[in-house]
Source information: Model confidence (mean pLDDT): 81 of 100. Transfer RNA from a Pseudomonadota bacterium, 72 nucleotides, folded computationally. The sequence is in RNAcentral, with records from ENA. Its Rfam family is "tRNA". NCBI's taxonomy places the organism under Bacteria, Pseudomonadati, Pseudomonadota.

RNA sequence: GCCCCCGUAGUGUAACGGAUAACAUUUCAGUCUUCGGAACUGAAGAUAGGGGUUCGAAUCCUCUCGGGGGCA
Numbered sequence: 001g002c003c004c005c006c007g008u009a010g011u012g013u014a015a016c017g018g019a020u021a022a023c024a025u026u027u028c029a030g031u032c033u034u035c036g037g038a039a040c041u042g043a044a045g046a047u048a049g050g051g052g053u054u055c056g057a058a059u060c061c062u063c064u065c066g067g068g069g070g071c072a
Stems, first nucleotide, its partner, number of pairs: 001071007010025004018055001026044006048064005
């Protein structure tokens, strides 16, 4: 330099182009407990960034950024 794959809560994963982006874990609060843990209830927290297509984009296209792999 060229080609391919990936990027979603702190972490690990879901989501046919159509819902309030789901689940687990985490954190916080509460219940329970002598205290802690466990359990239960509730809450908080995310689509790498820009542009485009579309009635509608996490999803499709494009550019940039970041990570991984292959070839030279």